[in-house]
């Protein structure tokens, strides 16, 4: 520089639930609380997935389109990285 995660260390993160704030929701944040994770780090660039407040369309019970809202723990790409081994 690459390529691997079997065993060691030092540590990290933190599903589902529950509880507060905020959001129209999807969801986010904070607290507990571990299902799992070697990028379960950060990024909406590409594909996917949710939601539809506003707006649009049928219509009047209401249905239905659309991201400019979201998910990096849905796959990929980019950037930056422990540690142990080749």
């Nucleotide at each position: 520089a690459u390529c691997u995660g079997a065993c060691a260390a030092a540590g990290g993160c933190a599903a589902a639930c529950c509880c507060a704030u905020c959001g129209a929701a999807a969801g986010a944040u904070g607290g507990g609380g571990a299902c799992g994770c070697a990028a379960a780090a950060u990024u909406u660039c590409c594909a996917g997935u949710c939601u539809a407040a506003a707006g649009g369309a049928a219509c009047c019970c209401u249905u239905c389109c659309u991201a400019u809202g979201a998910c990096a723990g849905u796959g990929g790409g980019a950037u930056c990285g422990c540690c142990a081994g080749a």